A computed fold for a 157-nucleotide RNA from a Thermomicrobiales bacterium, annotated as glmS glucosamine-6-phosphate activated ribozyme aptamer.
The sequence was found by an Rfam model in a public genome assembly.
Its Rfam family is "glmS glucosamine-6-phosphate activated ribozyme aptamer". The literature on the family includes a 2004 paper in Nature by Winkler et al., "Control of gene expression by a natural metabolite-responsive ribozyme".
RNA sequence: CGACAUCACGUAGCGCCGGGGCUCGUCCGGAGGCGACGAGUCGACGAGGUGGAAGCCGAUCGAACCAUUCGGCGGGUGGCUUCCCGGCUCACACGGUCGUUAUGACGCGGCACAAACCAGCGAGGCGACUUGCUGACAAACGCCGCCCAGCGUGCAU
Repeated sequence: CGACAUCACGUAGCGCCGGGGCUCGUCCGGAGGCGACGAGUCGACGAGGUGGAAGCCGAUCGAACCAUUCGGCGGGUGGCUUCCCGGCUCACACGGUCGUUAUGACGCGGCACAAACCAGCGAGGCGACUUGCUGACAAACGCCGCCCAGCGUGCAU
């Protein structure tokens, strides 16, 4: 350096499921149907979002649809408070503010970007269903501008 094998990661709008919907099989039944059991399947579409720790709350934005995106569990980069670290600020203390792209809020104005759905063509599955490629379109605590406010004080040098 190469090959093979194993493990970890390639998670955080993320994972899971005893309710529920649906499928297949077996049984019950004269049959339709219903039911029981077993095995499956569906169960939120992306955008944005993390200095560290603890506690509390229980989390921004739109897309689709008018709905199982039903119902629920867990988690979570969200919010608040405190402490620590760091930027604003050569250094220290306090205060303020922010989080490594390290000023910010209300408001106003502007800008960009997605996936699902859908359509077309494929792959897997008996099936429910899953999945690949191509094609369209958002909003925001995303980005930019305006406005307003702030960018301090103290001691020493």